[in-house]
RNA sequence: GGGGAUUUAGCUCAGCUGGUUAGAGUAUGUGACUCGCAGUCACAAGACAAGGGUUCGAAUCCCUUAAUCUCCA
Repeated sequence: GGGGAUUUAGCUCAGCUGGUUAGAGUAUGUGACUCGCAGUCACAAGACAAGGGUUCGAAUCCCUUAAUCUCCA
């Protein structure tokens, strides 16, 4: 320098070739149960790598950029 893959919540991951409010586990906070701890249950907060484009509508399609991994030279 060229090819490929990945980027979604603090962490690990879903999201079915564009369509109702973007979800799960774990972690965190609050409350209840308990004398207390632990544990269980309920509730809450928390995210689409960045920018632009297409579309009535984008995590999903297109372009550019960034980071990580991998292959070739």

Predicted 3D model of a 73-nucleotide RNA (transfer RNA) from a Bacteroidales bacterium. The prediction has a mean pLDDT of 81. The source organism's lineage runs through Bacteria, Pseudomonadati, Bacteroidota, Bacteroidia and Bacteroidales. Rfam family: tRNA. Gene Ontology term of the family: triplet codon-amino acid adaptor activity. RNAcentral holds the sequence, with entries from ENA.